[in-house]
Context: one part of a larger RNA
RNA sequence: AGCAUAUGGAGGAUGCCUUGGCUCUCAGAGGCUACGAAGGACGUGGUAAGCUGCGAAAAGCUACGGGGAAGUGCAAACGACUUUUGAUCCGUAGAUGUCCGAAUGGGGGAACCCGUUAGGUUGAAGGCCUAACUUUAGCGAACCCGGGGAACUGAAACAUCUAAGUACCCGGAGGAAAAGAGAACAAUAGUUAUUCCGCGAGUAGUGGCGAGCGAAAGCGGAUUAGCCCUAAAGUGCAUAUAUAAUUAGCAGAAAGAUCUGGAAAGGUCUACCGUAGAAGGUGACAGUCCUGUAAGUAAAAGUUAUAUAAGUAUGAAACGAGUAGGGCGGGGCCGGUGAAACCCUGUCUGAACAUGCCAGCACCAUCUGGCAAGGCUAAAUACUCCUGAGAGACCGAUAGUGUACUAGUACCGUAAGGGAAAGGUGAAAAGAACCCCAAGAAGGGGAGUGAAAAGAACCUGAAACCAUAUGCUUACAAGCGGUCGGAGCCUUUUGGGGUGACGGCGUGCCUUUUGCAUAAUGAGCCUACGAGUUACUCCUCAUUAGCGAGCAUAAGUAUUUCAGAUACGGAUGCGUAGCGAAAGCGAGUCUGAAUAGGGCGCAGAGUUAAUGGGGGUAGACGCGAAACCGAGUGAUCUACCCAUGGGCAGGUUGAAGCCGGGAUAGUCUCCCUGUGGAGGACCGAACCAGUUCAUGUUGAAAAAUGUUUGGAUGACCUGUGGGUAGGGGUGAAAGGCCAAUCAAACUCGGAAAUAGCUCGUACUCCCCGAAAUGCAUUUAGGUGCAGCGUUGAGUAGAGUGUUAUGGAGGUAGAGCUACCGAUAGGGCUAGGGGGCUUCACCGCCUACCAACCCCUGACGAACUCCGAAUGCCAUAACACUGCAUCAGCAGUGAGGGCAUGGGUGCUAAGGUCCAUGUCCGAGAGGGAAAGAACCCGGAUCAACAGCUAAGGUCCCGAAGUGAUAUCUAAGUUGAAUGAACGAUGUGAGAAUGCUAAGACAGCUAGGAUGUUGGCUUGGAAGCAGCCAUUCAUUUAAAGAGUGCGUAACAGCUCACUAGUCGAGCGUUCUUGCGCGGAAAAUAAUCGGGCAUCAAGAUAUCCACCGAAGCUAUGGAUUGUAAUUUUUAAUUACAGUGGUAGGGGAGCAUUCUAAUGGCGCUGAAGGUGUACUGUGAGGUACGCUGGAGCGAUUAGAAAAGAAAAUGUAGGCAUGAGUAACGAUAAAAUGGGUGAAAAACCCAUUCGCCGUAAGACUAAGGAUUCCUAGUUCUAUGCUAAUCAGAACAGGGUUAGUCGGGUCCUAAGGUGUACCCGAAGGGGGAAGCCGAUGGGAAACAGGUUAAUAUUCCUGUACCUGCGUACACUAAAAAGGGGACGGCGUCAUGUAGUUUUCACGUACUGACGGAAUAGUGCGUUGAGUGGAUCGCUAAGCGAGAAACGAGAGGAUGAGUUGACGUCCAAGAAAAGCCGAAGUACAGCAGUCCGUACCGUAAACCGACACAGGUAGUCGAGGAGAGUAUCCUAAGGCGCUC
Repeated sequence: AGCAUAUGGAGGAUGCCUUGGCUCUCAGAGGCUACGAAGGACGUGGUAAGCUGCGAAAAGCUACGGGGAAGUGCAAACGACUUUUGAUCCGUAGAUGUCCGAAUGGGGGAACCCGUUAGGUUGAAGGCCUAACUUUAGCGAACCCGGGGAACUGAAACAUCUAAGUACCCGGAGGAAAAGAGAACAAUAGUUAUUCCGCGAGUAGUGGCGAGCGAAAGCGGAUUAGCCCUAAAGUGCAUAUAUAAUUAGCAGAAAGAUCUGGAAAGGUCUACCGUAGAAGGUGACAGUCCUGUAAGUAAAAGUUAUAUAAGUAUGAAACGAGUAGGGCGGGGCCGGUGAAACCCUGUCUGAACAUGCCAGCACCAUCUGGCAAGGCUAAAUACUCCUGAGAGACCGAUAGUGUACUAGUACCGUAAGGGAAAGGUGAAAAGAACCCCAAGAAGGGGAGUGAAAAGAACCUGAAACCAUAUGCUUACAAGCGGUCGGAGCCUUUUGGGGUGACGGCGUGCCUUUUGCAUAAUGAGCCUACGAGUUACUCCUCAUUAGCGAGCAUAAGUAUUUCAGAUACGGAUGCGUAGCGAAAGCGAGUCUGAAUAGGGCGCAGAGUUAAUGGGGGUAGACGCGAAACCGAGUGAUCUACCCAUGGGCAGGUUGAAGCCGGGAUAGUCUCCCUGUGGAGGACCGAACCAGUUCAUGUUGAAAAAUGUUUGGAUGACCUGUGGGUAGGGGUGAAAGGCCAAUCAAACUCGGAAAUAGCUCGUACUCCCCGAAAUGCAUUUAGGUGCAGCGUUGAGUAGAGUGUUAUGGAGGUAGAGCUACCGAUAGGGCUAGGGGGCUUCACCGCCUACCAACCCCUGACGAACUCCGAAUGCCAUAACACUGCAUCAGCAGUGAGGGCAUGGGUGCUAAGGUCCAUGUCCGAGAGGGAAAGAACCCGGAUCAACAGCUAAGGUCCCGAAGUGAUAUCUAAGUUGAAUGAACGAUGUGAGAAUGCUAAGACAGCUAGGAUGUUGGCUUGGAAGCAGCCAUUCAUUUAAAGAGUGCGUAACAGCUCACUAGUCGAGCGUUCUUGCGCGGAAAAUAAUCGGGCAUCAAGAUAUCCACCGAAGCUAUGGAUUGUAAUUUUUAAUUACAGUGGUAGGGGAGCAUUCUAAUGGCGCUGAAGGUGUACUGUGAGGUACGCUGGAGCGAUUAGAAAAGAAAAUGUAGGCAUGAGUAACGAUAAAAUGGGUGAAAAACCCAUUCGCCGUAAGACUAAGGAUUCCUAGUUCUAUGCUAAUCAGAACAGGGUUAGUCGGGUCCUAAGGUGUACCCGAAGGGGGAAGCCGAUGGGAAACAGGUUAAUAUUCCUGUACCUGCGUACACUAAAAAGGGGACGGCGUCAUGUAGUUUUCACGUACUGACGGAAUAGUGCGUUGAGUGGAUCGCUAAGCGAGAAACGAGAGGAUGAGUUGACGUCCAAGAAAAGCCGAAGUACAGCAGUCCGUACCGUAAACCGACACAGGUAGUCGAGGAGAGUAUCCUAAGGCGCUC
C1' cells in the first nucleotide's frame, strides 16, 4: 500500500411528522380617505436588541354585554404587582392618537425648518402654550368602459396579411361595468329591448383565395321591465316600530376491570350512548378522558336587509339641422375596395318635414318593416386584495408561495431593480448537582436524570470522504484492475466466509459517426432534484361496451346523501343516396346529337361512450441564443455646456510703446544706448498627461509600480452646484464616451420570442427487424411522396430457386476487301511539286506529296458483315417462402470496405461517380502477431463431452523435431511486397563446335623478312590520320598488326605456332532457386526465441490440434401442427445475433376505493446475512430504530437517472504546496501572562520631514475615552494587543459654520400658451451657494469637548428707560468685481544683537567675571503722530502691563502702468434730522473621532484615487535635491 471485516468521525440523504403553502366550493363583503387614508418615521415595557400591540392617556384608558380563575404578548428569569369588591380574556360603542405621507399656513434634501392672525403667560422684546390659516385631490388585487398602441413570431425567405387591437402606457367608473326598449330582424310566414349559456359552425364568407381569419339569422335555455322630456314614475336623508340575519356566548348523551408497558387510547373480558361513530388533543391506535360534534338556545350595544308609518329634500323643459345624405381620406363589421350595403368621422359640402324620411348587402321599381339626429333603466353575466365555514386519488422542508423560521429580511446595485439560506431533544427540562484532567464558562472522563442520552452542533442518521484495529497479501513488478483456474494462509455453527502467489483471456462508459480504446464529445466523487405532459363536443385508427336504420343528447331544469348521482331535456349532430359547376334529376347521374362509350355511384351499418396509438391547435419532450419591441432607471464614472470659487516654486529671454543720441531739409523714416515688461515664449517643481523599457499577468492593483518622457499663464488644471438620455445625448472625430457594460446603456415586461442547429432524455424480459436509394424541393446535414421495417385484418393469388421449352436483344469478344472514321509499310499509278531538255511544243527523270486499286499489318464508348455467357420475359413441373392487398405506427433518405464490370483521375489515391455481389453498418466466436468490413463461421441457456472449418503442429503456444524426393547458402526465406538493368552464383533441359591425329587451361620457346608499305607530316618506323588487290616471302607459326609505350625509334605483349601435360573443353538458347540494384521517420527484429539434408522452398502422402460451426446431454422460450384430463398440459417440427424502429408481457414507486390484515411482545427507514425468480425484483432472519405500515383486486399518476461544460448541497484532489500585499530595520533588558519576535516600560538603532508633520471640507457614523472585562470569530501568523467582543462614559457657542437675510446657473411655478391622455413651456413670485451679508481674543481645565466650559478682558444686534425731535420715503448712491506687470506698505514667520530670567559647566580642589543651552506674551482700550488724491484705509507712540533694537519678508491693503477677449446678481448699508445708560433678551441645527487614510471611494486593515490651509533650519535661484528640527513612524508573520 491492496482486499475484507469490525468500530468510529464527518455529512445530512432516507423514513416519519407539520405550524406553511397550492387549487377550489358555499356564504359574506366589494372599498378606505381632509372627522387626515394606504404606507411609514420616531417613540412606548422595571430590566428590552428584534417581532407584535399601542401613541406623550403610548403591550394601554372608559362604558355596556359575555365569562368565571387565574393573569402581567412572542419569551425565559429576577423583581414588583393585579384578581370572586369578578382580573387577564372575548364582543359592541367611545376616548387618546407624536411626526411624515393627497399632506393642505409657507418652505423643504419625507418623518425637518420657518411663519401670520387671535387668545393666554410677561412691563416690552425674545421664548413657551392653544386654535385657525389647503380646497376635491390620494390609495387599492382582478373584473369593466374609453383614449393611444408595438415587436419578436407565423407565412418554413418577405412587403399585403398574421401575431393583435394582444403586451404596455394613459383617463374614468362601479360592486359589477358596458349594452338596452327598433329609423331592429325577417320574408309574403312571422318575431319582438339588452345581456349570458348550448347549438347553428369551423358553416356562409373573407384571404399574396397563401399562412390564416371567421360571422349572422334561426332554434333550445338563464333572467325578465319598462319608461321620461307633458303628468309623473321615482330617488336621497333622518326618525320610529316589527321581523330576519350578523357581530361575544350557553348547554350538550354514554366505560369499567385486567395484561403488557416508562406511559394504554393497544390485547382480553363484560357494558353503555347515539338527531352526537366529523375532527383535534391527551405519555402508543379513545363514540362513552378533554375540546368538540348532532339537535337546541342566547344580545345591553352596534351593523345590514325587508316591510309599514308620518316627515323633509330633490327630480323635468317640450320630439331632436350644419343633422341625414354626398365627394375625398381613413377606421369598424365575417367582409384586405371589392359589385360593397350598414356604422363612425378628419376635410369640403349639404336636404326633406308625415302628401315626409330611413332600412331590407351596388343600384332601380313594387312590397314589407320602422321613425334617426335627446335621455334613464334591475336581473340573468365578469372578477376576488379581503372575512367566515369547508373540501382535495394536491405538496410535505432542494417539494409546496420567493418566504412553514425576526422574509421581500440578510445581501448586491447610484438607481429602476434583483434577491437567498435557514423546520424536528423529550411525554415532561426531569436541560446534567457534585468530582477529576485542563489556562479554561473550550473540550473530555466519571456521577446523576430519563423508557431511551435522544445532551441542546440534540428524532432517524445513508453515501462520497477521513481514520483506528484485526486477518490475508505485497518491495523485478507493466496492471481499463475484472474474469476463469488455483497453491498456500486465516476463520469456522459450513455444501460456509476472507485473502490470493502463479497461470490463461481481456484497449472504460456515454454521445456522435462510414468508422472511436481512440490522441473526437461529456462527466472530480457522492446524495437529492432533473425532460413525450395537460386541455379540446377537433380529426383518424384499434380494442371494449350499449343500442341499432337508427344512435346520442348539449346548455339547462328538478330531486338528492350536494364539486357527485339520478330523472327530465331532441335544440342539434352523425348515419340512412348519389351524380352534376349549377338549374336539376335520382339508383342512378354527368358528359354528349346519342338509347354509344366513359367518369363517379347503387347490391344497407351506423352511432354514442370509455381506454389506448397517431395527428391538429396550444410553450407541447427538456435546457440553450445573438437579437426585436414596450415602459421605465441612470451624466456621484465619463463627454460637452452653464453658474460661482480656487491653483500654478524658481530661473531665463526681452516684443510694442517711451526717454535720449545719431543719420536727415524734416516731429516722416532708419540706426544705437537706455527704459519698458509682452508672449497659446524658453528651462523646470507642484499639478495635469501617459512616450520608452522592465516588472506584474490565480497582480499589491479587474490597467498599477519603478525608470524614462510631454505640457506646465494657457484652446491650462481643479472644487462645488446644475443641464443634455438611448436610434437619444455628447464628441478638437478614436465609432470615442454615456456608472469596471457601447456599431445602439441598464432594469423589468411582451416571453416559456424563434432555433430545419447542438446536447441530454431515467426499470426488465420476449418476438420481428430496417435505411443511408429514386423523384421533387431558395433543396443539398431539412422535408414530402415512393422504396425498405413492424402490427392487425386478410384472401388465393404472388414471389424465389432448379430443370425443361420458347422468345426479344447487339454487351464481352471478334471483324473491317461489310459500312463510318482513323491507320503503318510496300506495289501499281491518276493528280500535284521539283529537276533536265534545242526558244517553244513533245518529252524524260524523281529515295518529293499522293487519290483509286492490290499485298502485308492493324485500331474504335458514341464503327458493325458477325456475336456469346449471364441477365430479362413467358410457359410447365418440382421445391421453398412471416409474400399480394387494405389499415395503424414508424425509422431511414451522411453510408463504408472488398471483389468484379465501367466513367473520371495519371488504367494515382484509404480519391470520386455508377452497376452487380458480399460483408461492416446492426455481427459476437476462430484465424490473419495486433486490425469494422480479408479467410472460416452466424452467439437461446448450462457443463472440466465429442467431430471438424479457416489456419496450424521445435519453444513461447493446443497439435509431427512426421514420411518420401528435389532445390536454396542468400538467414534468401520462415505472411504479402519491389523494377529496368548488371553478373563464369547454382540445379535442370536443348542446340552447336573443338577433342587420344592430344582439345581447353597452365608452363617452356618462337612470334620473322621485303619494310620505316605509300601518302601526309617538323617527325609518322605495325600502333595521330588517309589510301590500298592489307601484298608478297620465309615458315611449325607470325596481322603492312590486338593492346601498353616513345618526340620519333626502341621496348613489353597479343593473334598464331611448336613442345610439355593427358580427357574432356567451349559457345548459344530455355528454365527452377538464388546475388546486386534496395534510402525514413517511437524500437534493431520473421509476432519473438531461433531454424541451414531445415523449424526455408517445391511436390506427394498420413496423423493430430483447432470456433459460441456440427453432434451428444439437460433446461428456457416463440411459432405452427397434432393429441389430451381443452383455465392448461404434452408431443413433433422449425426457430430464438441485432442499431434505428414496430409489437407483446411484466417489475418497482406515490396516492385512492373495496376486502382482509400487521404493529411498542416493536411499523417505516437504515445496515448486514441467507434463500428465491430468466429479469426488473421478492421473502425471511439478526442488529439499529421508535410509530406507523403491508397484502389482494381495481383505479389515478409530479411514476424509475450515469452522462444535458445539468441545478443545489456535501466532500475530495492539487497540498501541508503557492502565498502571508512595497527591501524605512531592528537589538537588548525588564513587566504581565498558561503561553511573548509582535502587548507595556526603558535604553539604543533606523525611516519621513512641501511629510510618512499640523489644520480642515466632503464622505463615513461611535471607529473617540476607560484609572473596566474578554479572546470564540475578525487581524493573511501568535496575541496577554486592537479601528474586534461586552459594559459604562463622552460632542455644552449671541461672536466658528449653517438656517431665521440676499441673490447666480438651474429648478419650481400663479396668470397665460401648447398638446390624443399622461404632459410640455412659462412673465411675476418662490426655492437654490460654490458668491454678497453684524460681532472674540488669551490663558486654564477633562480619560474623552472647547474661539462652545471656567477666568480675564472685549464686541454686535434687538428691546426697554430718560431727554430731545417731529419730518418723509422712494428715487438715487453704494454694494460692484477682468488678465498681466511695477511700486509702496512692512504684519506673521524666520534669523540676529543686547538685556533679563533659568539650567548646566565631567577629570585634584576652589571661584564666576567666563562659556553653553532654553525661555522672554495676547486681543482690546487709547489715540499723539505718519503714509496715500477723497470717502476711507493702513501703520501706530505714552499709559493700562517684565523688555528693546536690526536684517529679511509671504500675505494684506493701496496706488500706478499696460492689454483686449472689455470682465455676476440681489440684499444688508447710505440716503435719514440723537445722545446717554439701571436693565432685559440673543432661539434652532452642526461640534466626538478618521480625514493623502487600516475609519472616505476602490468586494480586503488593498503599493491606486481624494478639494483647500500652514508647512521650520543648513547648502541652494527654488516648495528641486541631500541631511536634519518640531512631530510622526519601523509599513501585523